[in-house]
RNA sequence: UGCAGAGUGGAUGUCGUGCGUCAAGUGUUGGAGGAUGGGACGUUGCCUCCAAACGAAAGGCUUAAUGUCUGCGGUACGACAUCGCGUCCGCUGUC
Repeated sequence: UGCAGAGUGGAUGUCGUGCGUCAAGUGUUGGAGGAUGGGACGUUGCCUCCAAACGAAAGGCUUAAUGUCUGCGGUACGACAUCGCGUCCGCUGUC
């Protein structure tokens, strides 16, 4: 110097454990803030808070009530699998 490669936030699927089904959560819109390969700039997504609109799938068994089972929810968390930075520098391998 050239070539090759790895790694983020996160996305999807499967499984497990929960939560809700007395409606929280998820999703939508507006505003504010935050974290985002080791570094810089930036992109795409992500998270938190506030406000607003919208809005659901229950059924069986049992009990004095609690409960329990099967479902349901663009539900939460965890594990695993696959996918996952544009430029420059850095890192690993190699000429």